RNA sequence: GAAGCUGGCUGGACAGUCGCCGCGCACCUUGGUGCGGGGAGGAAAGUCCGGGCUCCGCAGAGCGGGAUGCCGGUUAACGACCGGAGGCCGUGAGGCCAUGGAUAGUGAUACAGAAACUUAAACCGCCGAAGUCCGGUGCAAACUGGGCUGGUAAGGGUGAAAAGGUGCGGUAAGAGCGCACCGCGGACACGGUAACGUGGACGGCAAGUAAAACCCCAUCCGGAGCAAGACCAAAUAGGGGAACAUUGGCGUGGCUCGCGUCGUUCCCGGGUAGGUUGCUUGAGCGACCGAGUAAUCGGCCGCCUAGAGGAAUGACUGUUCACGACAAAACCCGGCUUAUAGGCCAGCUUCUUUU
Numbered sequence: 001g002a003a004g005c006u007g008g009c010u011g012g013a014c015a016g017u018c019g020c021c022g023c024g025c026a027c028c029u030u031g032g033u034g035c036g037g038g039g040a041g042g043a044a045a046g047u048c049c050g051g052g053c054u055c056c057g058c059a060g061a062g063c064g065g066g067a068u069g070c071c072g073g074u075u076a077a078c079g080a081c082c083g084g085a086g087g088c089c090g091u092g093a094g095g096c097c098a099u100g101g102a103u104a105g106u107g108a109u110a111c112a113g114a115a116a117c118u119u120a121a122a123c124c125g126c127c128g129a130a131g132u133c134c135g136g137u138g139c140a141a142a143c144u145g146g147g148c149u150g151g152u153a154a155g156g157g158u159g160a161a162a163a164g165g166u167g168c169g170g171u172a173a174g175a176g177c178g179c180a181c182c183g184c185g186g187a188c189a190c191g192g193u194a195a196c197g198u199g200g201a202c203g204g205c206a207a208g209u210a211a212a213a214c215c216c217c218a219u220c221c222g223g224a225g226c227a228a229g230a231c232c233a234a235a236u237a238g239g240g241g242a243a244c245a246u247u248g249g250c251g252u253g254g255c256u257c258g259c260g261u262c263g264u265u266c267c268c269g270g271g272u273a274g275g276u277u278g279c280u281u282g283a284g285c286g287a288c289c290g291a292g293u294a295a296u297c298g299g300c301c302g303c304c305u306a307g308a309g310g311a312a313u314g315a316c317u318g319u320u321c322a323c324g325a326c327a328a329a330a331c332c333c334g335g336c337u338u339a340u341a342g343g344c345c346a347g348c349u350u351c352u353u354u355u
Base pairs, nucleotide, nucleotide: 001351002350003349004348005347006346007345008344009343010342012320013319014318015317016316017315018314020039021038023036024035025034026033027032028031041326045337046336048335049334050333051332052331053225054224055223056222065221066220067219068218069217070084071083072082073081074080085099086097087096088095089094100216101215105214106213108209109208123156124155125152126151127150130149131148132147133146134145135144136143137142164182165181166180167179168178169177183205184203185202188199189198190197191196229277230276231275232274239268240267241266242265243264244263248262249261250260251259252258284303285302286301288299289298290297291296321324
């Protein structure tokens, strides 16, 4: 210098004018005026996980359902995060992985192929040891050709996958049949909290894929959500009660009693509109110190940083630059995921050049 990897920060700046939504103070007075001060984000988004908070039979057990799934830790909790193990990719810095069980069971594995999960399978090929048949040479013994029963998983062919791989021995030909190395398996020893790793000996060796197929195992999960919920409370209608009037009207087929209903006044409770609250001081933010590899935790000091609710955070002008991306709260918080023009910083890797 070039190309990269990882982590972090930023997301136009300044000034003026007019507006909008809260807060504090003052004045008039319940709505304004004046002054002061505050007013979107790193994702406010998707609503995918987890928790707080609220209400509901306080939610115990069983069945069913869902989620997670190597090990250890962090946390209020998690499917998040940190550290580690193993596997794969990359020259590397680094990146990715739902990574428990396929010997609990049930099922799947197309096409091709002789044969596809069974102590399997003989299409081509190889063999002719053993048995048997037909021949040839030969007096015979014997040698030899071909067929059948058969032996063979070395080689070819099919396939994603054909019962470990390479080599030597061995054999009729072959084969873990024997041996060496590699691989595999369980046990042992050592290291590690563990996942797991390493080691020598032993066993000739047990079949692949998918559990994001059903399923099994382990752990966790009650439901609904701020339109949750709480409080105040008109008008109208209706409900309950008390008093008055019952000498009134109507109904009870005519009459009396009784009953029901209609009247006036007052009280009670539910509840609609409306209003208030929940609402923003919180697992909060920043600096320093300490513990820890880290996530994170502890101590101490400082700070207050939107709170609307038909829903404010805008518009215009001027100057300036590198000419401005994705996008805007709605109960709150921790994560994840997705979108994002440009700019800046730190650490590291590979290559090249120079010294």
Description: Bacterial RNase P class A from uncultured Ferrovum sp., 355 nucleotides, folded computationally. Taxonomically the source falls in Ferrovum (Bacteria, Pseudomonadati, Ferrovales, Ferrovaceae). It matches the Rfam family "Bacterial RNase P class A". Rfam classes the family as a ribozyme. Rfam links the family to the GO terms dimeric ribonuclease P complex, ribonuclease P activity and tRNA processing. The model forms 94% of the base pairs in the Rfam consensus. Its mean pLDDT, the model's own confidence on a scale to 100, is 76. It was read from a public genome assembly, where an Rfam model found it.